[in-house]
RNA sequence: CGGGGUGUAGUUCAGUGGUAGAAUGCCCGUCUGGGGGGCGGGUGGUCGCAAGUUCAAAUCUUGUCACCCCGA
Numbered sequence: 001c002g003g004g005g006u007g008u009a010g011u012u013c014a015g016u017g018g019u020a021g022a023a024u025g026c027c028c029g030u031c032u033g034g035g036g037g038g039c040g041g042g043u044g045g046u047c048g049c050a051a052g053u054u055c056a057a058a059u060c061u062u063g064u065c066a067c068c069c070c071g072a
Stems, first nucleotide, its partner, number of pairs: 001071007010024004018055001025043007048064005
């Protein structure tokens, strides 16, 4: 320098154009003599960043940034 992949909640990840979700974490309650654990509720997001297409974008297009892989 060229090509490809990944980027979404504190963490690990779903979500391929129409209300952003799960598990886990954290907080509260409850069961238990206590620990551990179970159950219920709550808490959570600039969807890496910018622009474009569209009635509507996490999703499609372009640029860009970070990390990983391959090639030179």
The RNA shown here (transfer RNA) has 72 nucleotides and comes from a Chthonomonadaceae bacterium.
The organism belongs to Chthonomonadaceae, within Bacteria.
Model confidence (mean pLDDT): 81 of 100.
RNAcentral holds the sequence, with entries from ENA and Rfam.
It matches the Rfam family "tRNA". About the family: Transfer RNA (tRNA) molecules are approximately 80 nucleotides in length.